[in-house]
Overview
A computed fold for a 76-nucleotide RNA from a Chloroflexota bacterium, annotated as transfer RNA. It matches the Rfam family "tRNA". Its family is annotated with triplet codon-amino acid adaptor activity in the Gene Ontology. The family's RNA type in Rfam is transfer RNA. RNAcentral records the identical sequence in 2 taxa. The RNAcentral record of the sequence draws on ENA. Model confidence (mean pLDDT): 83 of 100. Lineage of the source: Bacteria > Bacillati > Chloroflexota.
RNA sequence: GGGCCCAUAGCUCAAUGGUUAGAGCAGCGCUCUCAUAAAGCGUUGGUUACAGGUUCGAGACCUGUUGGGCCCACCA
Numbered sequence: 001g002g003g004c005c006c007a008u009a010g011c012u013c014a015a016u017g018g019u020u021a022g023a024g025c026a027g028c029g030c031u032c033u034c035a036u037a038a039a040g041c042g043u044u045g046g047u048u049a050c051a052g053g054u055u056c057g058a059g060a061c062c063u064g065u066u067g068g069g070c071c072c073a074c075c076a
Base pairs, nucleotide, nucleotide: 001072002071003070004069005068006067007066010025011024012023013022018056027043028042029041030040031039049065050064051063052062053061
């Protein structure tokens, strides 16, 4: 330098272009217990990496950028 993949809650991940972006774990509160853990119930938490574009409508499509990973090539 070229190609491919990834970026969504604190973490791991879902979400056919569609009407309020969800789940598990974690956190918080309650129940239970002498107490803790486990278990059960409830609940908080989002600039969907950034900037544009397409569309009636974008987390999903297109372009660019940033960051991460993999492969290839070149130089020394």